[in-house]
Molecule: Bacterial RNase P class A
Organism: Rhizobium leguminosarum bv. viciae
RNA sequence: CCAGUUGGCUGGGCAGCCGCGCUUUACCAAUGCCGAAAGGCGGUAGGGUGAGGAAAGUCCGGGCUCCACGGAAACACGGUGCCGGAUAACGUCCGGCGAGGGCGACCUCAGGGAAAGUGCCACAGAAAGCAAACCGCCUGUCAUGACAGGUAAGGGUGAAAGGGUGGGGUAAGAGCCCACCGCAUCUCCGGCAACGGAAAUGGCACGGUAAACCCCACCGGGAGCAAGACCGAAUAGGGAUGACGUGGCAGGUCGAAAGGCCUUCCGGCCGGUUUCCGUGCCAGUCAUCCGGGUGGGUUGCGCGAGGCAGCGUGCGAACGCUGUCCCAGAGGAAUGGCUGCCACGUUCCGGUUCACGCCGGAGCCAUACAGAACCCGGCUUACAGGCCAACUGGCGAU
Numbered sequence: 001c002c003a004g005u006u007g008g009c010u011g012g013g014c015a016g017c018c019g020c021g022c023u024u025u026a027c028c029a030a031u032g033c034c035g036a037a038a039g040g041c042g043g044u045a046g047g048g049u050g051a052g053g054a055a056a057g058u059c060c061g062g063g064c065u066c067c068a069c070g071g072a073a074a075c076a077c078g079g080u081g082c083c084g085g086a087u088a089a090c091g092u093c094c095g096g097c098g099a100g101g102g103c104g105a106c107c108u109c110a111g112g113g114a115a116a117g118u119g120c121c122a123c124a125g126a127a128a129g130c131a132a133a134c135c136g137c138c139u140g141u142c143a144u145g146a147c148a149g150g151u152a153a154g155g156g157u158g159a160a161a162g163g164g165u166g167g168g169g170u171a172a173g174a175g176c177c178c179a180c181c182g183c184a185u186c187u188c189c190g191g192c193a194a195c196g197g198a199a200a201u202g203g204c205a206c207g208g209u210a211a212a213c214c215c216c217a218c219c220g221g222g223a224g225c226a227a228g229a230c231c232g233a234a235u236a237g238g239g240a241u242g243a244c245g246u247g248g249c250a251g252g253u254c255g256a257a258a259g260g261c262c263u264u265c266c267g268g269c270c271g272g273u274u275u276c277c278g279u280g281c282c283a284g285u286c287a288u289c290c291g292g293g294u295g296g297g298u299u300g301c302g303c304g305a306g307g308c309a310g311c312g313u314g315c316g317a318a319c320g321c322u323g324u325c326c327c328a329g330a331g332g333a334a335u336g337g338c339u340g341c342c343a344c345g346u347u348c349c350g351g352u353u354c355a356c357g358c359c360g361g362a363g364c365c366a367u368a369c370a371g372a373a374c375c376c377g378g379c380u381u382a383c384a385g386g387c388c389a390a391c392u393g394g395c396g397a398u
Stems, first nucleotide, its partner, number of pairs: 001394010012342007020050009032041003052369001056380002059378005064224004077220005082096005097111001098109004112215002117213002119209003134155002136151007163181006182204001183202003187198004228299004238290007246283005251277002259270004306325008345364008
């Protein structure tokens, strides 16, 4: 200097004038206006503050609200899937292992199980789950092409043909035998582990596919801010069922005292405070269901799993401590318009330089993707231009 990989930042700046939303202070208006009501609304002058790295997608996980659920378990359905960590949690992130790609820095993985079972491997090919002989090679017979036997080393087909390479051996071959690799079993070593390494023995061999059904391990209640809460108005203070046993009335039941009546003088009847009964009716409270009405207003609505800085622990994700700061809250939806200068970029012209580049002048320049709506942690997608750091490969110089 060229090419590449990974990570991060930014995505205009300054000033002036005018105009917006929220909040706050002072003064004024507040007996005003809108509205049926609940409730809402003003002016002037100051202070503070006001969209994003993705606000997008609505793909995950939560906070929060309501409903369900005695506790637990099971079934069904759904999700995740190597090991160890982080986190409120996750399907996210970090570190590692393994496999594949790349010269490399690095990148990718829907990464458990095929010996529980079922299914599939089209076509081609002799043969694709129990195998297989098309061409070829060897041997024998007959005579130039057939038959019989052996073979799976060579060739063909295919995504894949049943270990690979080399040697020996054989009629020709084959793990038939041997060496190395590979595979299986077992032991030892390293590692928390996934896994890696080594030795010994050996049948030298029962393919692939689970983002096919399935098996295994772990996890999972539902709905969602249009969740909910309150106020006002209106309808139908509606209806049904159940529970409570709260209140009143009636009925039944137990049953005084005084008094009255009767009496065989034992007692009986009336009287009726009180006890009990959900027995009936009318109200009340709660729950569930059906139906009707309303669509107005307030709240939920922003102090947080919060931001920033420093220090410490950790390879890291992250965590801890200290300090500091308050940084939108609309409700058809606010942050805009104009001007000047500077910067980046771009077009043209001129000068300079071997070139890259640099300097000057003129014009354009809000120009990328794109706008909160309960909030947060992620993932995915989109992004003109610019800047920084580290690493890898190549060329060259010292």